A computed fold for a 1407-nucleotide RNA from a metagenome, annotated as small-subunit ribosomal RNA.
It matches the Rfam family "Bacterial small subunit ribosomal RNA".
RNAcentral holds the sequence, with entries from SILVA.
[in-house]
RNA sequence: AGAGUUUGAUCCUGGCUCAGGACGAACGCUGGCGGCGUGCCUAACACAUGCAAGUCCAGGAGAAUAGGUGCUUUCGGGUGCUUUAGUAAACUGGCGAACGGGUGAGUAACACGUAGGUAACCUGCCCUUGGAUUGGGGAUAACACUGCUAACGCGGUGCUAAUACCGAAUAAGGCAGCGAUUUCACAUGGGAUUGCUGUUAAAGCUGGCCUCUAUUUAUAAGCUAGCGUCUGAGGAUGGACCUGCGUCCCAUUAGUUAGUUGGCGGGGUAACGGCCCACCAAGACUUCGAUGGGUAGCCGGCCUGAGAGGGUGACCGGCCACACCGGGACUGAGGUACGGCCCAGACUCCUACGGGAGGCAGCAGUGAGGAAUAUUGCGCAAUGGCCGAAAGGCUGACGCAGCAACGCCGCGUGAGGGAUGAAGUUCUUCGGAAUGUAAACCUCUGUUAGAGGGGAAGAAAGAGCGGGUUUCGAACAGAUACCUGCUUUGACGGUACCUUCAGAGAAAGCCCCGGCUAACUCCGUGCCAGCAGCCGCGGUAAUACGGGGGGGGCAAGCGUUGUCCGGAAUUAUUGGGCGUAAAGGGCGCGUAGGUGGGAAAGUAAGUCUGGGGUGCAAACUUGUGGCUUAACUGCAAGCUUGCCCUGGAAACUACUUUUCUUGAAUUCGGGAGAGGGAAACGGAAUUCCUGGUGUAGCGGUGAAAUGCGUAGAUAUCAGGAAGAACACCGGUGGCGAAGGCGGUUUCCUGGCCCGAUAUUGACACUGAUGCGCGAAAGUGUGGGGAGCAAACAGGAUUAGAUACCCUGGUAGUCCACACAGUAAACGUUGGGCACUAGGUGUUGGUUCGUAAGGAUCAGCGCCGCAGCUAACGCAUUAAGUGCCCCGCCUGGGGAGUACGACCGCAAGGUUGAAACUCAAAGGAAUUGACGGGGCCCGCACAAGCGGUGGAGCAUGUGGUUUAAUUCGAUGCAACGCGAAGAACCUUACCUGGGCUUGAACCGCAGAUAAAAACCCUUGAAAGAGGGCUCUCCUUCGGGACAUCUGUAGAGGUGCUGCAUGGCUGUCGUCAGCUCGUGCCGUGAGGUGUUGGGUUAAGUCCCGCAACGAGCGCAACCCUUGCCCUUAGUUGCCAGCAGGUUAAGCUGGGCACUCUAAGGGGACUGCCCCAGAUAAUGGGGAGGAAGGUGGGGAUGACGUCAAGUCCUCAUGGCCCUUACGUCCAGCCUACACACGUGCUACAAUGGUCGGUACAACGGGCAGCAAUACCGCGAGGUGGAGCAAAUCCCUUAAAACCGGCCUCAGUUCAGAUUGCAGUCUGCAACUCGACUGCAUGAAGUCGGAAUCGCUAGUAAUCGCGGAUCAGCAUGCCGCGGUGAAUACGUUCCCGGGCCUUGUACACACCGCC
Repeated sequence: AGAGUUUGAUCCUGGCUCAGGACGAACGCUGGCGGCGUGCCUAACACAUGCAAGUCCAGGAGAAUAGGUGCUUUCGGGUGCUUUAGUAAACUGGCGAACGGGUGAGUAACACGUAGGUAACCUGCCCUUGGAUUGGGGAUAACACUGCUAACGCGGUGCUAAUACCGAAUAAGGCAGCGAUUUCACAUGGGAUUGCUGUUAAAGCUGGCCUCUAUUUAUAAGCUAGCGUCUGAGGAUGGACCUGCGUCCCAUUAGUUAGUUGGCGGGGUAACGGCCCACCAAGACUUCGAUGGGUAGCCGGCCUGAGAGGGUGACCGGCCACACCGGGACUGAGGUACGGCCCAGACUCCUACGGGAGGCAGCAGUGAGGAAUAUUGCGCAAUGGCCGAAAGGCUGACGCAGCAACGCCGCGUGAGGGAUGAAGUUCUUCGGAAUGUAAACCUCUGUUAGAGGGGAAGAAAGAGCGGGUUUCGAACAGAUACCUGCUUUGACGGUACCUUCAGAGAAAGCCCCGGCUAACUCCGUGCCAGCAGCCGCGGUAAUACGGGGGGGGCAAGCGUUGUCCGGAAUUAUUGGGCGUAAAGGGCGCGUAGGUGGGAAAGUAAGUCUGGGGUGCAAACUUGUGGCUUAACUGCAAGCUUGCCCUGGAAACUACUUUUCUUGAAUUCGGGAGAGGGAAACGGAAUUCCUGGUGUAGCGGUGAAAUGCGUAGAUAUCAGGAAGAACACCGGUGGCGAAGGCGGUUUCCUGGCCCGAUAUUGACACUGAUGCGCGAAAGUGUGGGGAGCAAACAGGAUUAGAUACCCUGGUAGUCCACACAGUAAACGUUGGGCACUAGGUGUUGGUUCGUAAGGAUCAGCGCCGCAGCUAACGCAUUAAGUGCCCCGCCUGGGGAGUACGACCGCAAGGUUGAAACUCAAAGGAAUUGACGGGGCCCGCACAAGCGGUGGAGCAUGUGGUUUAAUUCGAUGCAACGCGAAGAACCUUACCUGGGCUUGAACCGCAGAUAAAAACCCUUGAAAGAGGGCUCUCCUUCGGGACAUCUGUAGAGGUGCUGCAUGGCUGUCGUCAGCUCGUGCCGUGAGGUGUUGGGUUAAGUCCCGCAACGAGCGCAACCCUUGCCCUUAGUUGCCAGCAGGUUAAGCUGGGCACUCUAAGGGGACUGCCCCAGAUAAUGGGGAGGAAGGUGGGGAUGACGUCAAGUCCUCAUGGCCCUUACGUCCAGCCUACACACGUGCUACAAUGGUCGGUACAACGGGCAGCAAUACCGCGAGGUGGAGCAAAUCCCUUAAAACCGGCCUCAGUUCAGAUUGCAGUCUGCAACUCGACUGCAUGAAGUCGGAAUCGCUAGUAAUCGCGGAUCAGCAUGCCGCGGUGAAUACGUUCCCGGGCCUUGUACACACCGCC
């Protein structure tokens, strides 16, 4: 010191959350020792028991018990004396009990803090200093006797004392009254001196002595000492009262108050005072927050914070209040009294029911409450308190100990060496790695705990016994005060501490490991179980759940929870904001308040400065000491930021006085204007009424209908009526504070601007509360009502249409008066003043100028610099730079809601929460995507041709069925797809029968001599059983091929295509996708790639803060079209020759065709035109071919978690006598739905006969000719051919001719029967084909939908792969061979640009 979290990403705003510190804590897990602290925060709830306040030479009376001893005795005892003992326990009396200790209920107050005042007061004991202490009296408790009562207790009679009580005397510097003098002073008044009058007191006790007096032994009246008593003065201490300032929240508490405020006179008090009372007056407090409500003991301090602040008030210290609850007084120096009294109340206890007793918020302790807080301990040894002359007594104050990791601090749980890097465990790519020098093991040490021994300080007083000095004294009694020697006193505690012994021996856990935040892997689980402070993890590979291993952090503790401060500048004084994020009041006038121009003088309140007092101690900080250290603690200094008193300064603010003119206002002269109010007038339009003309429609809409109209509409002409609004001018023009203001004229009236002169002399700015104005809609009363028009009605639209559209139509809109008081009342920007580049336009005025044009003041706009801003933007009309005043904001939702109050006739308005809930909500900008924005392209539409959808069949799919109908593919981009071919096999499925290291591969160890083949039995087969048989090489160790056993391991078309590779589809052969450097931007990002043209193309040209480059496009490749060269068999045959029924059949030839290798050719090259002279386009020539010649191969960055784990490969998971493997059979089902095809429905046809012309290909487990047989499928047979040679191989449509004549047919061929052929181990399930017979639906196909732009569509046949056989499918080949394209509005898809967006899983979105 910051971090996480809003987004696809960015910047900002803004909230939430975390990391820190703290605690009188509690809970979970764990726990060795010591020191010092701390320990009912809740029920001021109730309390059993014990203790916490007594003491005394003032007084009188006075035991028991036990011991000793005497007398007596019924031997049990009784009784006297003495010691215990003038003791205990009581009583009268004195002092104390008002302290000490506890608690925080009440209290918002002079309660507390701080600073002052009392001239308005009191103060026992204590200190200092005076005086006095004379002389009497009457009682009473205890006690004795006796009465009542359950008890507590209460009486009656009698006796007695005092330092108890009561008179009397005396009395002062006391008190009171009346005076005098003097002094002080802030008023009442105070102090000092003094005169007179009145009035007020007491108590004795103890020790010693005999100088004086009396008895004379020694005591007493006496003397003396000490302690008391009374009365003064002073001090100290403690208290009382008064005052300034400070001291929580709510205004949704705004008015409160009758003893209230004051006066006069009394009463009362220690004392002032309405403290109380009588009378008089009507005051007193309050927005600077009274009154009311809520909460709370206050402070020093404590916690936190850089500080300012915020929170808090445990322990320790000061003050206050309280003592079961409420009230009251008594005693006393002091109380309205915690362990006193009285009364009332509640509660508890006792009771004989009549009545009594009690008060732990003292220390322990109990119950209850609660998350939670200790021993019914020891001691008065120390410190302190009360009493006492003292000894001493009392003291749950206090000192100690006990319990509790509750906190802080310290120590320990060992140290050094030790690699085979042991074992175990975990992970693994199986090689290894980690745990880890960690352990073992070796060498040491000895803290703490344990055992033994020693052993403190805290203790000094006081007292006693001695010694000495001093004072009083008659005293060589005695006592006081002081010095000194000895003796005596310890709860803690045999504790701290020291030492010896043994021995690594007895002593480590807790939390965390996705990011924030240090620390990673395996297994399990499978949106389950669970985690979580925030973001968020978990749906089969979870570093986030649970466990293991490992690691990180802290450590006798560690985490969690709660609370406070911090971070949070997130209430902002220090130190924030308000155009769009939350936030400027709708606007003005103006009160209080705040702020305020120039000059001079004075004062000294603020301000600054010097001095003094206080700000307790403790705490804190610094320094320095003491406990071994530290915590803890001693001492010293600082701090205590404040308040008070006092001396000074006079710049600034303030106040007083004087003055000035520039702020402000007034005066005069001009000026513009929809500024406001009232009255009058005007024309156009609309509607209505009357009349004329006129006839069938009008009106309205996208199209219609409702509606109006033959009773005469609409249209048109004339006349009349009414109400409302004022076209053109008209304008980012004007005016007004805002709302707002628009025909013309008149009257009344506000403000503003310009120019000029003089006057006043700061008169100013802002403005809480208040007052006024305030669009539209709305409300009340009364008018008015043409048009328009909520509500309403009808007609349409629509799935619906309480809407949009249409026809009507009432409030209302208009006027007057009165309410209401709100708006996106917006420039979403409060008002004032000053300063800070300009350019341009415009309104009003002044001024210079002939004009053009310029200058200046006041407005209204646009652009733009600096600056500001998160950006957008603002920018002399600031959102810049400053000052002054007001209003407002503090996460989103709940909510401008509820309650309350005020206002209103009502509607409603103003003010304005909380519970609960979320982790966001939001602003600006960026990139995409999307849109019923623009440009462009594509068989995309259109124009055409032919289909599909209807039928039958084939084939695939869905569904259904089934033991199984194996699996996958599912919009385009699944569905004649994987499958280029399921009878068995294939085959993965099902049923049944078998095998278990297995059908194939392979390592090691051991064993065996067989195994295989063949034969037999059994079986559906696989298999099982049996029989026969008895291997090869050898360096003799063994090995090879086998079989068996064991172990590693095979095998899996089992799962996951959402773990993957590879391959593929699709957008799309669409023209795009990016990078480097530079530049711009806070940034995401932009620029380049946009723009003007052009292209099939990001193709090319030009321009440009860009310049270049890459992947794509194009080209290079293959094929086809033309020509040339080379080559000439198996191809070809022009010419020559031979030859056949015929035929390149033969010789020969290579010209042609062709074959297959290499070249050429096309490049907008040439001409004209258009165009920026460019790119390019249009036309033309030549050419086989012309603008990419046709076709193919070729598929950018990426998208779809697209498809495929069943091609293959592969991670993980799963099965292992089975999910592996072998065998037989089955997998072709069928109410139905869809896709893709074939064949048709016929005459451009069918059928019969005849006659032509191809190309691509294939062939040895093959193609197969001639020939023969069969109607045919085919058969017999085999020449030739591993092929430009032979074969498949007759191409078909076409052409020529005959028949059919529009019909379910001589169309169509399904279905079925019979008979066959071929392949194959085998055609039943379930092949193809042939012949004969049979002859179904179907007569061109609804909505919808597909393909195709030329050698294309359509149509015709041929070949091939797969394949034993099986094609209407697929891949190819050639034959015949069209129509149409105006065009880009629309549908679909795509590209570029732009714009809006609340979308980003991206419109199949969001809401």